Predicted 3D model of a 72-nucleotide RNA (transfer RNA) from Parabacteroides sp. Lineage of the source: Bacteria > Pseudomonadati > Bacteroidota > Bacteroidales > Parabacteroides. Model confidence (mean pLDDT): 81 of 100. Its Rfam family is "tRNA". Its family is annotated with triplet codon-amino acid adaptor activity in the Gene Ontology.
[in-house]
RNA sequence: GGCCCUAUAGUCAAGUGGUCAAGACACCUCCCUUUCACGGAGGCGACCUGAGUUCAACUCUCAGUAGGGUCA
Numbered sequence: 001g002g003c004c005c006u007a008u009a010g011u012c013a014a015g016u017g018g019u020c021a022a023g024a025c026a027c028c029u030c031c032c033u034u035u036c037a038c039g040g041a042g043g044c045g046a047c048c049u050g051a052g053u054u055c056a057a058c059u060c061u062c063a064g065u066a067g068g069g070u071c072a
Stems, first nucleotide, its partner, number of pairs: 001071007010025003018055001027043005048064005
């Protein structure tokens, strides 16, 4: 330098154009318990950046950034 893959919450992770962005762990509150743990109920929190297509974009296109793989 060429090609390919990945980027969603503190972590993991689903989501092939429209419905509240699902879920798990973690965190917070409450219940339970003499207390802790376990268990139960509830809550907070996320689409890498920019542009484009579209009535509508996490999703499609282009460019960039970061990480990984491969070839030279």
Description:
The sequence was found in a public genome assembly.